[in-house]
RNA sequence: GCGACUAUAGUUUAGUGGCAGAAUACAAGGCUGUGGCCCUUGAGGCAGGAGUUCAAUUCUCCUUAGUUGCC
Numbered sequence: 001g002c003g004a005c006u007a008u009a010g011u012u013u014a015g016u017g018g019c020a021g022a023a024u025a026c027a028a029g030g031c032u033g034u035g036g037c038c039c040u041u042g043a044g045g046c047a048g049g050a051g052u053u054c055a056a057u058u059c060u061c062c063u064u065a066g067u068u069g070c071c
Base pairs, nucleotide, nucleotide: 001070002069003068004067005066006065007064010024011023012022013021018054026042027041028040029039030038047063048062049061050060051059
């Protein structure tokens, strides 16, 4: 220099055009003599920009970061 892949909640991840889900962690309450376990509830997220579309996490392009192959 050229190519491929990945980016979703604090963490691990699901989601192939139409409401963003789960586990764990966190907070509140319940249970308990206390704590833990357990039960209920809650808050929290689509890397950035542009385009296509009635509608984009999803499709296209560019950028950023990471991983990797070739030279």